[in-house]
Context: one part of a larger RNA
RNA sequence: CCAUCGCUAAGGAACUCGGCAAAAUAGCUCCGUAACUUCGGGAUAAGGAGUGCCCUCUGAAGUUGAGGUCUUCGCGACGCAAGGUUUCGGGGGGUCGCAGUGAAAGGUGGGCUGCAACUGUUUAUCAAAAACACAGGUCUGUGCCAAGGCGCAAGCCGAUGUAUACAGACUGACGCUUGCUCAGUGACGGAAGGUUAAAGCAAGGGGUCAGGCGCAAGCCGAAGCUCCGAACCCAAGCCCCGUUAAACAGCGGCCGUAACUAUGACGGUCCUAAGGUAGCGAAAUUCCUUGUCGGGUAAGUUCCGACCUGCACGAAUGACAUAAUGAUGGCAGCGCUGUCUCCAGCAGAGACUCA
Numbered sequence: 001c002c003a004u005c006g007c008u009a010a011g012g013a014a015c016u017c018g019g020c021a022a023a024a025u026a027g028c029u030c031c032g033u034a035a036c037u038u039c040g041g042g043a044u045a046a047g048g049a050g051u052g053c054c055c056u057c058u059g060a061a062g063u064u065g066a067g068g069u070c071u072u073c074g075c076g077a078c079g080c081a082a083g084g085u086u087u088c089g090g091g092g093g094g095u096c097g098c099a100g101u102g103a104a105a106g107g108u109g110g111g112c113u114g115c116a117a118c119u120g121u122u123u124a125u126c127a128a129a130a131a132c133a134c135a136g137g138u139c140u141g142u143g144c145c146a147a148g149g150c151g152c153a154a155g156c157c158g159a160u161g162u163a164u165a166c167a168g169a170c171u172g173a174c175g176c177u178u179g180c181u182c183a184g185u186g187a188c189g190g191a192a193g194g195u196u197a198a199a200g201c202a203a204g205g206g207g208u209c210a211g212g213c214g215c216a217a218g219c220c221g222a223a224g225c226u227c228c229g230a231a232c233c234c235a236a237g238c239c240c241c242g243u244u245a246a247a248c249a250g251c252g253g254c255c256g257u258a259a260c261u262a263u264g265a266c267g268g269u270c271c272u273a274a275g276g277u278a279g280c281g282a283a284a285u286u287c288c289u290u291g292u293c294g295g296g297u298a299a300g301u302u303c304c305g306a307c308c309u310g311c312a313c314g315a316a317u318g319a320c321a322u323a324a325u326g327a328u329g330g331c332a333g334c335g336c337u338g339u340c341u342c343c344a345g346c347a348g349a350g351a352c353u354c355a
Base pairs, nucleotide, nucleotide: 001350004347010341011340014339019336027051028050029049030048031047036041038173052095053094054093055092056091057090058089059088060087061086062085063084064083068078069077070076096100111331112330113329114328115326116325120132121131136171137170138169139168140167141166142165148157149156150155175320177318179251180250181249184248185247186244187243188242189241190240193239194238195237200232204228205227206226207225208224211220212219213218252270253269254268255267256266279313280310291307292306293305294304295303
């Protein structure tokens, strides 16, 4: 020096990102116990007192039970029965130590707040959480050879179930609520009109060609074969018409106005499918920002309570609130301490030196 321990004057978090680590608390009996609350909890809340040993008095329960009485003399019966003993206590007195749950094991407790209701689950091997799940809520599909899923198929799961069932999606206890918009995208419904495939039918056109015409070059050209092919007919889809947001999603701007000023209940105007309602709000969301005010500190970019100017909260990608719960995040304080001021000494193990 390193590692593992024990102790430490005075101070007591001044350490540090942060009380990390350590210290502290601790059993049992009795007393006593707040806010809040879903009335179950919170709660071992908090906070107190006692605790060893000896003597004495005394209670309860269990067990044993001499002697006595009765007797049919039996190894019988009876009884608030003396006494012994075990356990659990209660009262009084005494006594020792610094200390009596004398060692070990064995909650630190309380306050404010975020998040998640809860128990649970997770990155085997850097993340245990606010992530996942969850009971509960809603929507959608599915009438049974169900929908959905696996498989090339056979077949199987769903299910030896049957809409109080099963499947898919979102949300996530409970409480209170869940506003407006169907223009776009999707889904569902509709069928009048427009558009629209192959097929069908087929007008018409081209090629070739017997033959005909021509002095020739060449021209015309039936049947057959072959290439192309208008109109007509015509499904779904799309266009179109509706419905639907706990479907995907979206939820404005400018100008003026009240008898100080400021503000603007009010008015005007433009645009939109509709212009953000309730609740919350510098927030796990606030850029400016250490916003402003209040609280706590001598001093507080964090914290708590407010304000609202929400860069860029907002209602099942749920909003807000919430007792209980949490090896959860933030903040302050009590107790406590070598975390620190500021280090020191000791023990045994290594490193180190010598062999």
A computed fold for a 355-nucleotide part of an RNA from a Phycisphaerales bacterium, annotated as large-subunit ribosomal RNA, domain IV. The source organism's lineage runs through Bacteria, Pseudomonadati, Planctomycetota, Phycisphaerae and Phycisphaerales. The coordinates come from a structure-prediction model, not an experiment, and the mean pLDDT is 85.